[in-house]
Molecule: SAM riboswitch aptamer (S box leader)
Organism: Actinomycetes bacterium
Order: sequence, then structure tokens, then C1' cells
RNA sequence: CAGUCAUCCAGAGGACCCGAGGGACCUGGCCCUAUGACGGUCCGGCAACCUGCGCUUUUCGCAAGGUGCCAACGCCAGGAUCGAUGAGGA
Repeated sequence: CAGUCAUCCAGAGGACCCGAGGGACCUGGCCCUAUGACGGUCCGGCAACCUGCGCUUUUCGCAAGGUGCCAACGCCAGGAUCGAUGAGGA
């Protein structure tokens, strides 16, 4: 450095609007939700993949511009679909 196995599953607010469902598709669970979920707007935040800068062989550090995210392990299980890889066939 690479592979395999095992173990683990962190973090992050509020206001306004809407008004009944929502938790990516299906099913079964289990949760959230008129004490207003989901969604939208504004501000805020988490994190550090890309980027920038510094150090630098590797690496590491700083910043937070671009993504992403801010209930529960992508909530759990099975399946479907798409993609990648492998095998087989042509």
C1' cells in the first nucleotide's frame, strides 16, 4: 500500500407560510405528525468530498467558495429498477 473478515454508525436550530399526510420506488414492519409533520421562504448550523492556500515524498493542517446534510444506521427487512465489476455465453 492492497485485499478479506470483524466491529462501530457521529454531527447540525429558529421564525413565517401551507394544511394532511410523511419517512427516495413496492411490500411488511416500526416511527414522525393538528402540541402542525411533509413541503416552501428567510436566516442559522453540521460536515469536510471537490476547490483554494500552507506544509509537504507520501502526508498533514487551515479556510469554507461548490455540492451534500440538519428524527430514528439511507429507520429495519425483503424485493424491484439503474449502474459498476466478475463469471458464463455469443